Notes
This is a predicted structure of a 348-nucleotide part of an RNA (small-subunit ribosomal RNA, central domain) from a metagenome. The coordinates come from a structure-prediction model, not an experiment, and the mean pLDDT is 90.
Context: one part of a larger RNA
């Protein structure tokens, strides 16, 4: 409950589809709900409020008009809003001819590296540290060569680079499938925006069955180090880090910055198209993304600055002093863990 706010002070929902609802282009034409206005009725009386007036004044009392623009019948006007109906392309969207990409799903194959098994070749060590031990090895280790297995991850390219709404996405090839750009047209004719509820989609860590396990490591043993060391440093190592199929719904889920449309100086990078001159060294325009600087603006500053935190418009979201507390209690959603919604007393 206005008003003032939401980059970092409390505050943009984790992201996206959409429901109802707000909001919505240009042009004629009819309606007249909303808007305007005219007339009437009503909105008691008493009080307010302005004039007379009557108690010697005022309190207080009498009279008279204003006022109360609200409601209802009626007549009017049509310029915005509505609504009907008819056109229009400039918003939005469809195709057609191109283009880039780690956007997403299977599937299949690569190499280098680790580790593990066999074998050769050797001999006393190797391994870890600040320094050591734990460990490991003559039952032959660590180094080397040669075959095998397994599993995760793909080095250079790789960029302030590029894709996706977010979350996220990196070997190479093959199929299916979203999306996004310009540039020339043809179409459709406002189909637009935003979106409370809904509905999906969401790293990591966790849970359920099943499978899988190479390096890595939560617990968890040991060795160190301390005054201790339930930690940092070492050596092991079990969940789980993978898959597949369900659940979880959380994050500093971040650009701490909600979506969309307009409008308002440049300059300089990079990336995807396009077009002009120039001809091969280029240069200029011009649309789309990404980045760094900056005028006016803004801003408590810090910075923001056409990728706005400038002007404005639309619709959601959330803020309202710290602490109690994102608890408690209800509901609700989960198989648990938990999530969602969300107070108060008390204090200061």
């Nucleotide at each position: 409950u206005u008003g003032g706010g939401c980059g970092u002070a409390a505050a943009g929902g984790g992201c996206g589809c959409g429901u109802a609802g707000g909001c919505g282009g240009c042009a004629g034409u009819g309606c007249a709900a909303g808007u305007c206005u005219g007339g009437u009725g009503u909105g008691a009386a008493a009080g307010c409020c302005u004039c007379c007036g009557g108690c010697u004044c005022a309190a207080c009392c009498g009279g008279a008009g204003a006022a109360a623009c609200g409601c209802g019948c009626u007549g009017g006007a049509a310029a915005c809003u509505g609504u009907g109906c008819u056109g229009c392309u400039u918003g939005a969207g469809u195709u057609u001819a191109g283009g880039a990409g780690g956007g997403g799903g299977a599937g299949c194959u690569g190499g280098a590296a680790u580790u593990c098994c066999u074998g050769g070749u050797g001999u006393a060590g190797g391994g870890g540290u600040g320094a050591a031990a734990u460990c490991u090895g003559u039952a032959g280790a660590g180094a080397u060569c040669a075959g095998g297995a397994a599993g995760a991850a793909c080095a250079c390219c790789g960029g302030a680079g590029g894709c996706g709404a977010a979350g996220g996405c990196g070997a190479g090839c093959u199929c299916c499938u979203g999306g996004c750009c310009a540039u020339a047209g043809a179409c459709u004719g406002a189909c637009g925006c935003u979106g409370a509820g809904g509905c999906g989609c969401g790293a990591a860590a966790g849970c359920g069955u099943g499978g899988g396990g190479a390096g890595c490591g939560a617990a968890c043993a040991g060795g160190a180090u301390u005054a201790g060391a339930u930690a940092c440093c070492c050596u092991g190592g079990u969940a789980g880090u993978c898959c597949a199929c369900g659940c979880u719904g959380u994050a500093a889920a971040c650009g701490a910055u909600g979506u969309g449309c307009a409008c308002u100086a440049g300059g300089u990078g990079u990336u995807g198209g396009g077009g002009a001159u120039g001809g091969u060294g280029a240069u200029c325009c011009u649309c789309g993304g990404u980045g760094c600087c900056g005028c006016a603006g803004c801003u408590a500053a810090c910075g923001c600055g056409u990728u706005a935190a400038g002007u404005g418009c639309a619709c959601c979201g959330c803020c309202u002093g710290g602490g109690g507390a994102g608890u408690a209690u209800g509901c609700u959603c989960g198989c648990a863990a938990g999530g969602g919604c969300g107070a108060a007393a008390c204090u200061c």